A computed fold for a 91-nucleotide RNA, annotated as TPP riboswitch aptamer (THI element).
Rfam family: TPP riboswitch aptamer (THI element). Rfam 15.1 lists 16,130 matches to the family in 8,693 species.
It was read from a public genome assembly, where an Rfam model found it.
The model forms 91% of the base pairs in the Rfam consensus.
[in-house]
RNA sequence: GAAUGGCUUUAGGGGUAUUCUACGGAAUUGAGACAGUCCCUUUGAACCUGAUUCGGAUCAUACCGACGUAGGGAAAAGCGCAGCAGAUCUG
Numbered sequence: 001g002a003a004u005g006g007c008u009u010u011a012g013g014g015g016u017a018u019u020c021u022a023c024g025g026a027a028u029u030g031a032g033a034c035a036g037u038c039c040c041u042u043u044g045a046a047c048c049u050g051a052u053u054c055g056g057a058u059c060a061u062a063c064c065g066a067c068g069u070a071g072g073g074a075a076a077a078g079c080g081c082a083g084c085a086g087a088u089c090u091g
Stems, first nucleotide, its partner, number of pairs: 001089002004085002006079005011041004017028004047072003053066004
């Protein structure tokens, strides 16, 4: 110095478990349990594979952590800010 965090529009990606039950529902964890535009869209841990993995918890679980500088994974345009934050890029 640029740019990001924000907003709008239009596209797109994703997940759906465990336990109890009188089978109507209820409880747990989560942003979200076919549920709300809930989350995420390459600056990509939303989500999938590894995984019927490993360690720790729990009534139980795909609950927490490791794995993970692993391998995949879906976008464009416009507006605004540079106050605060402080990861990123360039000199």